RNA sequence: GCCGCAAUAGCUCAGCUGGUAGAGCACCUCAUUCGUAAUGAGGGGGUCGUAAGUUCGAAUCUUAUUUGCGGCACCA
Numbered sequence: 001g002c003c004g005c006a007a008u009a010g011c012u013c014a015g016c017u018g019g020u021a022g023a024g025c026a027c028c029u030c031a032u033u034c035g036u037a038a039u040g041a042g043g044g045g046g047u048c049g050u051a052a053g054u055u056c057g058a059a060u061c062u063u064a065u066u067u068g069c070g071g072c073a074c075c076a
Stems, first nucleotide, its partner, number of pairs: 001072007010025004019056001027043005049065005
């Protein structure tokens, strides 16, 4: 230098035939208990790495770019 994959909630990930962003764990509140844990119920939390484009509508399609991982090439 070229190619591929990944980036979504605090963490691990799902959602990619375009149509209101989800799960588990964690966190908060309540119930239960003498108390804790466990269990049950409820709740808060994300402009989907960034910037554009296409579209009535983009996490999803296109382009550029950043970071990480892997492969190939070059190495006088």